A computed fold for a 76-nucleotide RNA from a Caldisericota bacterium, annotated as c-di-GMP-I-GGC riboswitch aptamer.
RNA sequence: CCUCGAAAAGGCAAACCCGCCGCGAGGCGGGGGCGCAAAGCCGACGGACCUCUCCGAGGUGGCCGGGCUGCCGAAA
Numbered sequence: 001c002c003u004c005g006a007a008a009a010g011g012c013a014a015a016c017c018c019g020c021c022g023c024g025a026g027g028c029g030g031g032g033g034c035g036c037a038a039a040g041c042c043g044a045c046g047g048a049c050c051u052c053u054c055c056g057a058g059g060u061g062g063c064c065g066g067g068c069u070g071c072c073g074a075a076a
Stems, first nucleotide, its partner, number of pairs: 003076001004073002011036002016031006034062001040068003045065003048060005
C1' cells in the first nucleotide's frame, strides 16, 4: 500500500409518527433508530422490484452490477 473489518471517535438513518408534495409507487422536512465501512458523491445505463390514466410515462441508489472519492488500523 492492497485485500480485509476488531476497537474507538465521529457520521448516516429503516419501520413508525407528524407536516407538506404526488393519482400512485414514492419524495422533502422534523421526531425516531432497524440497520450501514462507503447507507459518501454521481448515475435509472443493464438486471430486479414497484406505480399509474399501462403499446407509454414514472418510482426505488437502504436490491445488485457500474464510475469517482474517503475516516480508523486489531487479527489475517